[in-house]
């Protein structure tokens, strides 16, 4: 210097064009004498950055940025 892949909640990952989600972790409540263990609920996201296509974009396109892998 080319190429690939990836970047979504605190952490692990789904989500190939209209609802943004799930374990697990934090919280709060049920149960118990207490703890565990288990059962309900709550919060928590600029979907790396900016542009472009659509009526519509987390998805398609460019572009930068991180970050892994291959080749020279």
């Nucleotide at each position: 210097g080319c190429c690939c892949g990836c970047g979504u909640a605190g952490c692990u990952c789904a989500g190939u064009g209209g609802g943004a989600g799930a374990g697990c972790g934090a919280c709060g409540c049920c149960u118990u004498c207490a703890c565990a263990c288990g059962g309900c609920g709550u919060a928590g996201g600029u979907c790396g950055g900016g542009g472009g296509u659509u009526c519509g974009a987390c998805a398609c396109c460019c572009u930068c940025c991180g970050c892994g892998g291959g080749c020279a």

Predicted 3D model of a 72-nucleotide RNA (transfer RNA) from Micromonospora craterilacus. The RNAcentral record of the sequence draws on ENA and Rfam. The coordinates come from a structure-prediction model, not an experiment, and the mean pLDDT is 83. The organism belongs to Micromonospora, within Bacteria. Its Rfam family is "tRNA". The family's RNA type in Rfam is transfer RNA.